[in-house]
Molecule: RNase P RNA; transfer RNA
Organism: marine sediment metagenome
Parts: sequence; C1' cells; structure tokens
RNA sequence: GAAGGGCGAACUGUCGCGGGCCUUUAGGCUCGAGGAAAGUCCGAACUCCACAGAGCAAUGCGCCGGGUAACACCCGGGCGUCGCGAGGCGAUGGAAAGUGCCACAGAGAACAGACCGCCUGGCCGGUUUUCCGGUCCGGUAAGGGUGAAACGGUGAGGUAAGAGCUCACCGCCUGCGCCAGCAAUGGACAGGGCACGGUAAACCCCGCAUGGAGCAAGGCCAAAUAGGGGAGUGUUUGAGGGUUGCUCGCCCGAUACUUCCGGGUAGGCCGCACGAGGCCGUCGGAGACGGCGGUCCCAGAUGAAUGACAGUUCUCGACAGAAUUCGGCUUACAGCCCUUCUU
RNA sequence: GGGGCCGUAGUCUAGCCUGGAUAAGGCACCAGCCUCCGGAGUUGGGUAUCCCCGGUUCAAAUCCGGGCGGUCCCGCCA
Repeated sequence: GAAGGGCGAACUGUCGCGGGCCUUUAGGCUCGAGGAAAGUCCGAACUCCACAGAGCAAUGCGCCGGGUAACACCCGGGCGUCGCGAGGCGAUGGAAAGUGCCACAGAGAACAGACCGCCUGGCCGGUUUUCCGGUCCGGUAAGGGUGAAACGGUGAGGUAAGAGCUCACCGCCUGCGCCAGCAAUGGACAGGGCACGGUAAACCCCGCAUGGAGCAAGGCCAAAUAGGGGAGUGUUUGAGGGUUGCUCGCCCGAUACUUCCGGGUAGGCCGCACGAGGCCGUCGGAGACGGCGGUCCCAGAUGAAUGACAGUUCUCGACAGAAUUCGGCUUACAGCCCUUCUU
Repeated sequence: GGGGCCGUAGUCUAGCCUGGAUAAGGCACCAGCCUCCGGAGUUGGGUAUCCCCGGUUCAAAUCCGGGCGGUCCCGCCA
C1' cells in the first nucleotide's frame, strides 16, 4: 500500500431522572440509546380505504446463477475498464425496430468528404532534355490539417499515385453445428474483405415489477359546544364521494356533497416492545445463508428519561442521541486493535 | 413524527421539461453628462463557483445520484 472485521474510555461511591415488579406507603430489587438511533433513499411487516377488476398512462429496475419475507440489498461468477500487484470501479438488456441530436472548428459529421498534399494527361511560362512554376480535366481517403468522433488497425506486396485491390496477423460479422459451463460466457473450427460511428442518467423497444395512504395509520373510552352562518352544486335523467393520473367497471349516495367563515377540545387506554430477535455450539454450503440444539429477555417516553458530583486509572475520549417495528443502502465519525494479502 | 415544493448577480424573476460554450430581463448599484449642489432625466457598465460534491455525455444551470439549507401542509369532535 490493498481487503475484511472489531472497539470507540474503564471502574467505585453518593444523589437524581424514565419504565417494570414487590411490599410494611416508605422503601427495596431490577432494566435504561447507537453503529450510525441520522438522511427518509429503497424493500417489507402492520393498519385503514369500496378486496384493489380491465385498458391506457406513469414510475422503477435491467449481464448470469444463487441467497432472502422482500429489495434497487447481499454472495459467487462472466464481461468491460483502471492499477506493476494485492485489488478497485461499473444504472453492465437493445444503437443491423424506428425517430431525434452530434455545438464550435473543419473541405467533409453518417450509407460523408478533395482544403493542403500525391499521381496520369492537356495547355502556358522558365527552359537543350530530365526538371521547376502556373492553370485545366480527371484519379486518389496512404500522408497533413480540424475535431470528442473522419467510415477497421499494423506490416508487406501491388500501383501512375493509391485503395481489403491482394496477402499475413489482430479486430469484426455469419454459422446447421462442435468442446467447457446450469447459465452469462469462453474456446476451437469453417466461411465472409468488412457491411454495422457515438448517444437510450434523449424519445423509444423488449422483459420484469408496482392499488393508494401512512402509527398525526387505526381501534376504544371520556370531555366540551353555537351539532351555527355564507356561497356553490345536486336529489333517480343522480351531484359528489370512496385519499389511484385518466376512462370503464364496482360500492356508497339525499336531514346530501364541496368550500369559506366560525365553535369546542388539546384527556386516558390500546396499537407499543417476544421479534423474519440476540448470543453460544454444531451440521450443510465456496459464500451470502440455511437446519438443529442450548441459553437470554434486552429502553418504551408523550414537554417527552438515560444526568450531576466526588475519587482512581489510561492512549484524555470522534460522530452523534430512540419515538410503530424490522432488513438494507447512503452519509458523519478523534483514535486504537486484530486478521489476510501485495509491492 | 409523516409528506410536498424550492435553491440562478444585492434583490425579484426567465432559461431547466426538449443539454451546445458570451447565462437574459426589471429594480437596486457604479461611472459619465445635465445642475451652483442634490433629486429626476439621460448614456454606458454585469458585479454570477447557476447552493455543494460526484456521475452520464464530446459537452451539464439543465439529465441522474448523494449532501446542505430554506419553506409550506397534515390532530380529534360536530
């Protein structure tokens, strides 16, 4: 230098704060933030809505195989690319389905293009000729120049000069099939002079997925009042609503619905802490992970707890603090430790 | 706690969807003219890391991802 994992002050005493349990009502016992509790970026659980049906639209994802409740996550592999290397990075399907775009520069920017140059020939001039200069008709994409990109690359032959024009190697395309692999893909062989620029985090095409809202979801109890007023719409020929972008379907629907101005209340319980749970061992697997056995209970507030003081020690202490709950990703983080590997 | 929108000179906006190299406009500001001086008027001037960091692309204010900041909405009863 590369990859992975772990810790992130420790201990004692006194007092205090939030939850739970016990009782003799005053005490006792016990538990009390994080690896990110964060961003709310994905995926779910859970709950409600009329059970979510169809079409269009919209959005997201995109190599292959596996893991998982699920995922845009993880593991393994392929390919591309960067690095001497250990390894890193990759929104990695399709550009020969179609459309669009490719500024400036440049002669020419997509089935292109003679500006300079090179070459054959004609004419004119210099001129003994070869040669040099100018000009015209052609040839030429090898060289120069422009550009992010110039229509295969390198070398040889060939030619007036050139050109896949021909050949070798590399690249590319096609192939009923062959070999290895579950596959992505790789390899070999044969054929083809080569046709196909880039861009899809441009439209789009193909495949897959997605009903919406979110614990201020939602349920129960209690309290209180002006269950009031204005405007608009509508009553079966049906407004409007059902928290979906539109249409249809479906359901509700008349003491109705929408909206504005006001009024009351800011209480309690549940949801809400045993879970796709943690730790240890063992077995299967390359691994993610899974099976089995044992063991543990580990915050639960609602103005919202996790602190203060004293002492000892050290390496003198970073980022930061739960609010329905999990699995990920991303972002922040002083310093220290361990393992493997490379030069 | 949950959700939506926004960030471009000092300030208010346009450009962003559909990428193109000098980022446009109003007010304000600065300088000149006018005036005895100032105001008004008039002529000229752009003072900008397009919030920051990456990515896609030949090329990013614009497209995509991450971060930062600002702003708005959401209780129950009737």